[in-house]
Context: one part of a larger RNA
RNA sequence: GGAUGAACGCUGGCGGCGUGCCUAACACAUGCAAGUCGAACGGGAACCCUUGGAUUCGUCUGGGGGGGAGAGUGGCGAACGGGUGAGUAACACGUAGGUGACCUACCCCGAAGAGGGGGAUAACCACUGGAAACGGUGGCUAAUACCCCAUGUGGUCUGCCGGUCGACGGCAGAUUAAAACUCCGGUGCUUCGGGAGGGGCCUGCGGCCCAUCAGGUAGUUGGUAGGGUAAUGGCCUACCAAGCCGAUGACGGGUAGGGGGCGUGAGAGCGUGAUCCCCCACACUGGCACUGAGACACGGGCCAGACUCCUACGGGAGGCAGCAGUGAGGAAUAUUGCCCAAUGGACGCAAGUCUGAGGCAGCAACGCCGCGUGAGCGACGAAGGCCUUCGGGUUGUAAAGCUCUUUUCUGGGGGACGAGAGAGGACGGUACCUCAGGAAUAAGUCACGGCUAACUACGUGCCAGCAGCCGCGGUAAUACGUAGGUGGCGAGCGUUAUCC
Numbered sequence: 001g002g003a004u005g006a007a008c009g010c011u012g013g014c015g016g017c018g019u020g021c022c023u024a025a026c027a028c029a030u031g032c033a034a035g036u037c038g039a040a041c042g043g044g045a046a047c048c049c050u051u052g053g054a055u056u057c058g059u060c061u062g063g064g065g066g067g068g069a070g071a072g073u074g075g076c077g078a079a080c081g082g083g084u085g086a087g088u089a090a091c092a093c094g095u096a097g098g099u100g101a102c103c104u105a106c107c108c109c110g111a112a113g114a115g116g117g118g119g120a121u122a123a124c125c126a127c128u129g130g131a132a133a134c135g136g137u138g139g140c141u142a143a144u145a146c147c148c149c150a151u152g153u154g155g156u157c158u159g160c161c162g163g164u165c166g167a168c169g170g171c172a173g174a175u176u177a178a179a180a181c182u183c184c185g186g187u188g189c190u191u192c193g194g195g196a197g198g199g200g201c202c203u204g205c206g207g208c209c210c211a212u213c214a215g216g217u218a219g220u221u222g223g224u225a226g227g228g229u230a231a232u233g234g235c236c237u238a239c240c241a242a243g244c245c246g247a248u249g250a251c252g253g254g255u256a257g258g259g260g261g262c263g264u265g266a267g268a269g270c271g272u273g274a275u276c277c278c279c280c281a282c283a284c285u286g287g288c289a290c291u292g293a294g295a296c297a298c299g300g301g302c303c304a305g306a307c308u309c310c311u312a313c314g315g316g317a318g319g320c321a322g323c324a325g326u327g328a329g330g331a332a333u334a335u336u337g338c339c340c341a342a343u344g345g346a347c348g349c350a351a352g353u354c355u356g357a358g359g360c361a362g363c364a365a366c367g368c369c370g371c372g373u374g375a376g377c378g379a380c381g382a383a384g385g386c387c388u389u390c391g392g393g394u395u396g397u398a399a400a401g402c403u404c405u406u407u408u409c410u411g412g413g414g415g416a417c418g419a420g421a422g423a424g425g426a427c428g429g430u431a432c433c434u435c436a437g438g439a440a441u442a443a444g445u446c447a448c449g450g451c452u453a454a455c456u457a458c459g460u461g462c463c464a465g466c467a468g469c470c471g472c473g474g475u476a477a478u479a480c481g482u483a484g485g486u487g488g489c490g491a492g493c494g495u496u497a498u499c500c
Stems, first nucleotide, its partner, number of pairs: 001500004006496005013371006019364002021329001026327003030324003035076003040073002047066008083282003093206007102199003107195007115149004124139006154176009180187002208254003215245003220242008257279004261272004284305005307318004335361001337360003343357001344355004374404004384395004409437006418427001444489005449470003455484005465472002
């Protein structure tokens, strides 16, 4: 000098674009953050229309039609999106490959198919347990829920043949499928092959510190067989062998998410990993599986633990490292805002619903950039201040005054783009345009001994104090304090911390 997710002191007019718990992965009140589909299914409240009966005129009760709330079965989604960086020195990440060892819902292309039958169950009704959370028993019912039979293009398995390791091809046997809805346009369903995108696993190489960590290892290293998985593999188990790793740093300890990038630097390098993008890991702590194409699952489940809450004491409920917000910690970090109008996502044929993703607004000079705080003229150089050799010098064209302008400001009027057929805008009566008014609403901060740009006076007297280094202060201090003046930067200026 540059840089910062900064903080602190003094000061502070506006706009645009960004950024904003770096500390306690501390604890959390409250609201919201994942639903959707009636074109899969049964049932159906309120209410409305209509038509009967009873009536003590208060009302009670039935039939038909409409209506569709809340709940339920079923499907898809909930594994995305959003957060955090605790753990992890590892195939976690980066890069380059491998998979003859693999998977893939939805989407696209191609081939073939959907015939027949059955039994349940929630909702609902009745009874009933419990303070609650939540149940129990009996009865009824539907389906794109569940099951059986048939068919077998295909697929899978077994055997045989060919073949190049289990790829691939041929033959035989066994086995294996389906679901309907409809607004009649379609949308779905089953099996197989291919694709796209996504993922699993394996490998070479690369990137921290300590040797004051030197030996480490029994599922350890390899084999055989089996189990398990979508799949290879000591991943797991049994048996057998005795191996395997290590100064090219094993093992141990410390620290740490990795990368694209970012800062600095002429570069080499050094430092760093906020915001944005990719990957990983985690979701109160530890463990476990279930469902599913996909999870060992942040707003799913079970168990254990710590903590908090409710309780009728028998028993229950909870998990903000989602968005806001609260307490605590801290030098320090924002609103319990608006909208789904746009982009994107889930579901749906669609209309649409949901979406704290996202789009916006609010707060903060936290950063970068832009603008303004007026312009011209104006002395015989006013007044005041400060200095003075008392002549004067300086503040200083600075002010006043005259003329002008209106960015900004205030008030009035108009008023968007963003919405790719029409309608539809949270932002927003915003941006922007226009008219009027009036210099009006707007300057500080740090320094002035040398480094380093900018000097005098007074006060103080090794005191009070300053200080980045050298060093100033003990009676004339350009170094302390104040004032005048000057210099630097300017809505900022300085200090501290950290990196180059």
The part of an RNA shown here (small-subunit ribosomal RNA, 5' domain) has 500 nucleotides and comes from an Anaerolineales bacterium. Its mean pLDDT, the model's own confidence on a scale to 100, is 88. Its Rfam family is "Bacterial small subunit ribosomal RNA".